Molecule: transfer RNA
Organism: Spirochaetaceae bacterium
RNA sequence: GAGGCCGUAACUCAGCGGAAGAGUGCUACCUUCACACGGUAGAAGUCGUUGGUUCAAACCCAAUCGGCCUCA
Numbered sequence: 001g002a003g004g005c006c007g008u009a010a011c012u013c014a015g016c017g018g019a020a021g022a023g024u025g026c027u028a029c030c031u032u033c034a035c036a037c038g039g040u041a042g043a044a045g046u047c048g049u050u051g052g053u054u055c056a057a058a059c060c061c062a063a064u065c066g067g068c069c070u071c072a
Stems, first nucleotide, its partner, number of pairs: 001071007010024004018055001026042005048064005
């Protein structure tokens, strides 16, 4: 220098045009003498960034940033 894959909640990951969800973790309550386990409810996201396409973008396109890999 060229190419490929990945980037979504604190962590691990789903979601592949109609607009964000799970598990773990966290908070409150119930349960217990207490803790743990269990149960109920809840909070937590500019979907790496910027621009474009579209009535509508996490999703399609371009550029760019970071990580890993291959080639030169």